RNA sequence: CGGGCUAUCGUCUAACGGUAAGGACAUUAGACUUUCAAUUUAAGAAUGAGGGUUCGAUUCCCUCUGGCCCGA
Numbered sequence: 001c002g003g004g005c006u007a008u009c010g011u012c013u014a015a016c017g018g019u020a021a022g023g024a025c026a027u028u029a030g031a032c033u034u035u036c037a038a039u040u041u042a043a044g045a046a047u048g049a050g051g052g053u054u055c056g057a058u059u060c061c062c063u064c065u066g067g068c069c070c071g072a
Base pairs, nucleotide, nucleotide: 001071002070003069004068005067006066007065010025011024012023013022018055027043028042029041030040031039048064049063050062051061052060
């Protein structure tokens, strides 16, 4: 320099273009327990940035940014 893949809660991972953006672990609070652990109930927490297409975009297209890979 050229090409490809990829980006969702703290982490991992779902979501035929119409979901209340779901689940697991973790975290916080309550219950239980003499205490801790375990168990149980509840809560908070996410679509990398900017455009485009569309009635409607996490999803399709473009650019940028970050990560990974291949070639030179």

A computed fold for a 72-nucleotide RNA from Paraurostyla sp., annotated as transfer RNA. A source record names the gene trnE. The prediction has a mean pLDDT of 81. Rfam family: tRNA. The family's RNA type in Rfam is transfer RNA. About the family: Transfer RNA (tRNA) molecules are approximately 80 nucleotides in length.